RNA sequence: GCCGAGAUAGCUCAGUGGUAGAGCGUUUCCAUGGUAAGGAAAAGGUCGAGGGUUCAAUCCCCUCUCUCGGCU
Repeated sequence: GCCGAGAUAGCUCAGUGGUAGAGCGUUUCCAUGGUAAGGAAAAGGUCGAGGGUUCAAUCCCCUCUCUCGGCU
């Protein structure tokens, strides 16, 4: 230099155009003589940045940044 994959909650990851979810974690409550385990609820997201297409974009298109892999 060229090619490919990825970037979504604190962590690991889903989500193939119509108001973004799970597990773990955190907080509160229930329960117990007390703790752990268990049950219920809640909080937590400018979906990497900018632009475009569209009535509508996490999703499609372009550019950039970062990470990983391959080729030279």
The prediction has a mean pLDDT of 82. The RNA shown here (transfer RNA) has 72 nucleotides and comes from a candidate division WWE3 bacterium. Rfam family: tRNA. Its family is annotated with triplet codon-amino acid adaptor activity in the Gene Ontology.